The part of an RNA shown here (small-subunit ribosomal RNA, central domain) has 354 nucleotides and comes from a Candidatus Methanoperedenaceae archaeon.
Model confidence (mean pLDDT): 88 of 100.
Its Rfam family is "Archaeal small subunit ribosomal RNA". Rfam 15.1 lists 709 matches to the family in 491 species. The family is grouped with related families in Rfam's "SSU clan".
Taxonomically the source falls in Candidatus Methanoperedentaceae (Archaea, Methanobacteriati, Methanomicrobia, Methanosarcinales).

Context: one part of a larger RNA
RNA sequence: UUGGGUUUAAAGGGUCCGUAGCCGGCCUAUUAAGUCUCUUGGGAAAUCUGGCGACUCAAUCGUCAGGCGUCCAAGAGAUACUGGUAGGCUUGGGACCGGGAGAGGUGGGAGGUACUCCAGGGGUAGGGGUGAAAUCUCGUAAUCCUUGGGGGACCACCGAUGGCGAAGGCAUCCCACCAGAACGGGUCCGACGGUGAGGGACGAAAGCUGGGGGCACGAACCGGAUUAGAUACCCGGGUAGUCCCAGCCGUAAACGAUGCUCGCUAGGUGUCAGGUGCGGUGCGACCGCAUCUGGUGCCGCAGUGAAAACUUGAAGCGAGUCACCUGGGAAGUACGGUCGCAAGGCUGAAACUU
Numbered sequence: 001u002u003g004g005g006u007u008u009a010a011a012g013g014g015u016c017c018g019u020a021g022c023c024g025g026c027c028u029a030u031u032a033a034g035u036c037u038c039u040u041g042g043g044a045a046a047u048c049u050g051g052c053g054a055c056u057c058a059a060u061c062g063u064c065a066g067g068c069g070u071c072c073a074a075g076a077g078a079u080a081c082u083g084g085u086a087g088g089c090u091u092g093g094g095a096c097c098g099g100g101a102g103a104g105g106u107g108g109g110a111g112g113u114a115c116u117c118c119a120g121g122g123g124u125a126g127g128g129g130u131g132a133a134a135u136c137u138c139g140u141a142a143u144c145c146u147u148g149g150g151g152g153a154c155c156a157c158c159g160a161u162g163g164c165g166a167a168g169g170c171a172u173c174c175c176a177c178c179a180g181a182a183c184g185g186g187u188c189c190g191a192c193g194g195u196g197a198g199g200g201a202c203g204a205a206a207g208c209u210g211g212g213g214g215c216a217c218g219a220a221c222c223g224g225a226u227u228a229g230a231u232a233c234c235c236g237g238g239u240a241g242u243c244c245c246a247g248c249c250g251u252a253a254a255c256g257a258u259g260c261u262c263g264c265u266a267g268g269u270g271u272c273a274g275g276u277g278c279g280g281u282g283c284g285a286c287c288g289c290a291u292c293u294g295g296u297g298c299c300g301c302a303g304u305g306a307a308a309a310c311u312u313g314a315a316g317c318g319a320g321u322c323a324c325c326u327g328g329g330a331a332g333u334a335c336g337g338u339c340g341c342a343a344g345g346c347u348g349a350a351a352c353u354u
Stems, first nucleotide, its partner, number of pairs: 003326004007308002012322001014202004021195003025089007033082002035078008048066007092192001093189003096185003104178007111155002115151008126137002163170002207248006216242002221237004259321006267299014303310002327354003336347004
């Protein structure tokens, strides 16, 4: 390389949108580019195979036929499939309508407990902390009780193998705006679809720039302990940061360590949303049972798998398409390029070694 693979052995891009490309539902007609058949021509010679012949034979050489030349061109036909053109269809897809579900997003407003600070009142000797202590704090009155006020962060219970979102993620309440999904209807469009190299947008935490804010927590740092030591674990403090606004960064065990889409392949049992039917009823946006669709869990047959396990939400059986892997180390390093204010990101080797 051919291939074989990508949950855990190397390997699924963090996620989505989408350009080129690749792939593409049912029916009819037409075309004949791909495809198939036939004919003709080309496809040098040598080499190769077979026959015959020439050197006494052979090697070798000559001659005839074939083959090879994996292919090209022209002409005549075939039309199932692929493609093109024209027309139609509704199952894929989209639009619309209906009543529901949701921590989906953005902005604004309102609230709650705790904490902390300040002020007033009460009150007196400790408080705090630990395995035990000490640092610390308190006679300028602490801790504790109580009244009032300020401040910032957070959102107990409900709360759940619950929900929503493409992922990151999202939780007090109310309002406004925006978006998506499911169910049901089957009204409209009529293949408008799938994937997606480049590209674009979003993207936890930490970090960076400017401006604000700072209760609590708390890298760094300073003390107290512990210890042989203790640059830690424990304790007392505490700066950046965590919070808000504007901009940057673009990475994570960004995990289901499992790309996306479509079809097919036993069941059982929870739960969430919607529909249908039956029964109950306190008539309610109620309760129960059955069933359908869509999500989310558990168990499990066949099958798969090295096993662990997966099992209609597949890691089973197939199709399309993208990304990625090819022994370990050197190394996600060097160099170059590119992006970034920087930190650094992306791309990404080799010598050498084993």